[in-house]
Context: one part of a larger RNA
RNA sequence: GCCAACGAGUUUGUUCUAUGUGGCUUACAUAAACUCCGUUUGGAGAAUAUGUGUAGUGAAAGCGAGGGUGAAUAGCCCGUAUCUUACUUUUUAGAUAGGAGAUGCCUUUAAGUCUUCUAUCUAAAUUGUAAGAAUGUCGCAUGGACAAAACCCGAAGCCGGGUGAUCUAGCCAUAGCCAGGUUGAAUGCCGUCGAAAGACGGCAGGAGGACCGAACCCACAAGCCGUGCAACACUUGGGGAUGAGCUGUGGUUAGGGGAGAAAUUCCAAUCGAACUCGGCAAUAGCUGGUUCUCCUCGAAAUAGCUUUAGGGCUAGCCUCGGAUACUGACGCUUGGGGGUAGAGCACUGAUUAAGGGCGGGUCGCAAGAUACCGUCUUUAGACAAACUCCGAAUACCAAGCGGUGCAAUCCGGGAGUAAGACUAUGGGGGCUAAGCUCCAUCAGUCAAAAGGGAAACAGCCCAGAUCACCAACUAAGGUCCCAAAAUCCAUGUUCAGUGUGAAAGGUGGUGUCGCGACUGCGACAACUAGGAGGUUGGCUUAGAAGCAGCCAUCCUUUAAAGAUAGCGUAAUAGCUCACUAGUCAAGUUGCCGCGCGCCGAAAAUGUAACGGGGCUAAACAUGGUACCGAAGUUGUGAGUCUCGCAGCAAUGCGGGGCGGUAGAGGAGCAUUCCCUGUUCGCUGAAGUUUCGCUGUGAGGCGGAAUGGAGAACAGGGAAGAGAGAAUGUUGGC
Numbered sequence: 001g002c003c004a005a006c007g008a009g010u011u012u013g014u015u016c017u018a019u020g021u022g023g024c025u026u027a028c029a030u031a032a033a034c035u036c037c038g039u040u041u042g043g044a045g046a047a048u049a050u051g052u053g054u055a056g057u058g059a060a061a062g063c064g065a066g067g068g069u070g071a072a073u074a075g076c077c078c079g080u081a082u083c084u085u086a087c088u089u090u091u092u093a094g095a096u097a098g099g100a101g102a103u104g105c106c107u108u109u110a111a112g113u114c115u116u117c118u119a120u121c122u123a124a125a126u127u128g129u130a131a132g133a134a135u136g137u138c139g140c141a142u143g144g145a146c147a148a149a150a151c152c153c154g155a156a157g158c159c160g161g162g163u164g165a166u167c168u169a170g171c172c173a174u175a176g177c178c179a180g181g182u183u184g185a186a187u188g189c190c191g192u193c194g195a196a197a198g199a200c201g202g203c204a205g206g207a208g209g210a211c212c213g214a215a216c217c218c219a220c221a222a223g224c225c226g227u228g229c230a231a232c233a234c235u236u237g238g239g240g241a242u243g244a245g246c247u248g249u250g251g252u253u254a255g256g257g258g259a260g261a262a263a264u265u266c267c268a269a270u271c272g273a274a275c276u277c278g279g280c281a282a283u284a285g286c287u288g289g290u291u292c293u294c295c296u297c298g299a300a301a302u303a304g305c306u307u308u309a310g311g312g313c314u315a316g317c318c319u320c321g322g323a324u325a326c327u328g329a330c331g332c333u334u335g336g337g338g339g340u341a342g343a344g345c346a347c348u349g350a351u352u353a354a355g356g357g358c359g360g361g362u363c364g365c366a367a368g369a370u371a372c373c374g375u376c377u378u379u380a381g382a383c384a385a386a387c388u389c390c391g392a393a394u395a396c397c398a399a400g401c402g403g404u405g406c407a408a409u410c411c412g413g414g415a416g417u418a419a420g421a422c423u424a425u426g427g428g429g430g431c432u433a434a435g436c437u438c439c440a441u442c443a444g445u446c447a448a449a450a451g452g453g454a455a456a457c458a459g460c461c462c463a464g465a466u467c468a469c470c471a472a473c474u475a476a477g478g479u480c481c482c483a484a485a486a487u488c489c490a491u492g493u494u495c496a497g498u499g500u501g502a503a504a505g506g507u508g509g510u511g512u513c514g515c516g517a518c519u520g521c522g523a524c525a526a527c528u529a530g531g532a533g534g535u536u537g538g539c540u541u542a543g544a545a546g547c548a549g550c551c552a553u554c555c556u557u558u559a560a561a562g563a564u565a566g567c568g569u570a571a572u573a574g575c576u577c578a579c580u581a582g583u584c585a586a587g588u589u590g591c592c593g594c595g596c597g598c599c600g601a602a603a604a605u606g607u608a609a610c611g612g613g614g615c616u617a618a619a620c621a622u623g624g625u626a627c628c629g630a631a632g633u634u635g636u637g638a639g640u641c642u643c644g645c646a647g648c649a650a651u652g653c654g655g656g657g658c659g660g661u662a663g664a665g666g667a668g669c670a671u672u673c674c675c676u677g678u679u680c681g682c683u684g685a686a687g688u689u690u691c692g693c694u695g696u697g698a699g700g701c702g703g704a705a706u707g708g709a710g711a712a713c714a715g716g717g718a719a720g721a722g723a724g725a726a727u728g729u730u731g732g733c
Stems, first nucleotide, its partner, number of pairs: 001733006011148003015145010027052003034045004056063002066078004082133006090125014151289002154286001158279006169253009178243001180212003183208001187204007216240003220237004255271001257267003264273001292668006302315005316417002318414007326405001330402007342390001343388002348384002352380009361370003420446004424441006451462003466638004471634003477628003480613003486625001488624006499615001505599003509596004514591005526583005532556003537551003562577001565576003639658008669722001671719010687706008
């Protein structure tokens, strides 16, 4: 790693609650003791305590169809049950029928009208009876809560009782060990000297946490080893080696403790508190895992509070049941308030230029002047989230009408969510940075959404998948080939492979709109000729003659010619220009815009900034006509949910729906066991292997083979009731 088996919402509660269902409702339930039956715990009967209910309210005393608050006979809060059907009593109204009376057109009768009585029917209210619902209560089941280990596995830890000093630390007792070599203390003796104390010399002597160095003990350096020879070793060196030395054996000190030449060091490979068993299934707001199917609906990532922020509680949003009945979203109309966008400068503040008034500063004797400062003012310009003389669109509120839905509101059972993401828009923070961060929008999508497009690509564009079909039409996006569909039509643009990445800035690339100037009285370009005189203007200067610099910048002759636009000289000279004429011959030139280009343009494996090929359109712009293109829409058939109609039902017809995570609700399949009934089985049960049929699915049925003794079905009941994941457990390979 794989396979098999095992492996997680259970049980109890004289706790609560809701729903479903059943019993009773003359309220219900019922223990012990008692009686009867049976005898292994049991079954039945009758019965009381007791519990819930029959009244509420108040903190309570209490009061009570009322109670509390309160001075209150006020107000406020909580409370004081009912429905359906049938019959029945009474009353009212209406209708029909009958009787009586009155009225009635000129009269009578009749019709008609009015009043009254009786009977029947209908409707409303009312009295009573019966039945049912509801209520109440007690079971059973299911959902949820609470208490318990409480869905399962998982700590580090805390406490209690014991077991450990065969490792190691200290101590006690008793034993053992230290090759060899060196140094040569005290002291003694002898000698010399000395009065002595003593000094010196020689000989002896053998001290030392003395020296060198094996055994022994240690562990300083490097290497090696580092799935080792070894859970600390090996190799070569190193330190101590008569001492605070090393060592054997026996003993002793125990965990809130011992021991410690002291390192949080040792106390059996375990030490900031040993090990072991128990409390114990400690606790875990944390991580992981949590097992069959189909159907319906379907979230949230927000607010408030929280020693709270990755956890909770309440609300919001989901679901299921019940109730109300047109109230909903949305649209139209009408009426409202506003101070945002914009705008403005009237306030608050900021602010530019010019002019004027006044004051100050500076200069000046003064008059006054002033590239200075302040203040006021005029004109022009112009800024603001915390400015407003103004001021929208939307949005919001309310009413009326439409709106039976895509709904709405209320009550009750069950949740999950409270880490959001990007895009668009309005903003705050940041650098008008971020695939950044924080708000807003009843925004969109993803989350929880598959399909088509964007080469690939949760959040972009199109579009919401019940199932089947070798049918059709479209959306976004596309139509030369890869690759479905136009090498489509019309008119332009681009030559840069722009398209197929980028700015300031640059561009006599090119297209186009417009406004000027010159021009057959000859423009523009080219060529020919002229471009003069006063004068070398004055000043300055060594010089200054058009052309270093300063000042002035006239006049004349002319077709025209600057007191000179450039080159040049030391200064002149010289060469051009402006300007003029001629030749030639028809357009020339300047500018403001707009479209498409060009330069600006450097990155790391390999073209690599169209998906590719490739394209001069197969690029760009404008217009048009076709076609392709999705799980969209349509067509045909099928399933399911829901609503309506018909029907006793089964079912049929019609309308609408059926993406889905967390989650809510519904309906089922399978496994083991129990009860009752019916069956099968050695003429072959279960199990196993394989093939076939069948059901939306979990699954079911059958054939064959194997197997060799039990098994199935129907109804009901109970659960150790479904495996792929938990570094799961055990076994096998």

RNAcentral holds the full RNA, with entries from ENA and SILVA.
A computed fold for a 733-nucleotide part of an RNA from Candidatus Falkowbacteria bacterium RIFOXYA2_FULL_47_9, annotated as large-subunit ribosomal RNA, domain II.
The organism belongs to Candidatus Falkowiibacteriota, within Bacteria.